[in-house]
Formats: sequence, C1' cells, structure tokens
RNA sequence: UGUAUGUUUCAAGACGGGGUGCAAUUCCCCACCGGCGGUAGCUGUAUCAACAAACUGAUACAGAAGCCCGCAAGCCAGAGAAGGCCGAUCCGGUACAGUCCGGAGCCGACGGUACAGUCCGGACGGAAGAAACGGAGC
Repeated sequence: UGUAUGUUUCAAGACGGGGUGCAAUUCCCCACCGGCGGUAGCUGUAUCAACAAACUGAUACAGAAGCCCGCAAGCCAGAGAAGGCCGAUCCGGUACAGUCCGGAGCCGACGGUACAGUCCGGACGGAAGAAACGGAGC
C1' cells in the first nucleotide's frame, strides 16, 4: 500500500378510519410502505478564485431513483452442480434530467385464511451487500 484472503457484527417497511357481510387488517372507499450496488445538470460540506458577506464558477468529499441499469430475495426444474423465470411511469418545467421541481399514475413471491405489498407461516432461515478488525503478496 491494503490486493488475494480470513474473522466478527449488521443487513425491510407499512392497515389507521369508514362500508358490506355470519365471517374480511384479504372485498369496496379513503389511508399507509419501499432491500442492496451504480448513475444526475439535484442537495450538503470544505477549499480555491486578493479581502468580509452574499452570489457565481472550479475542484474534492458525502448524500441522492419502488417503477433507468445491474443484483438480492422469490418462483420453476434438478440428487447436486449448471439452468430457466422474475413487477411497475408518463406529462409539464428548467441549464434539459427515466433520478430534481410540479402534476397525474402504476407495481409488489410462495403457503394459510372471505380474495392479503401491510396479518400468520417457512424464517431464531437465507441473502445482494455494508461496517469493523486482521492480512500473505507486491
């Protein structure tokens, strides 16, 4: 210098109100939630542009998308390894961006049960990955 690699820890949220009904957190009306990595002309901080503040620009670092890309989870098949499947966005604004701002939409494994993104279960499971500590080699 932290590469190969090792150990440990962590690694998902949400049904509240009303209606119908013998029965629904499952149906209907309103509401609520959004794993991991990447990416922005967005946001923040620091430094520089002689000087203080604001503004503007540049550089660095950090953050930043459920529906853009890639994964995990999940499903199918298999003795196993390999393999297959795998949801959803448009319009307007601007320096023009699927990420910002405004508006209107849409999506959500399997098993159970009155039909479930939100309840119970497999699951005190698994995992994309994150952090800390160590670290041959070079």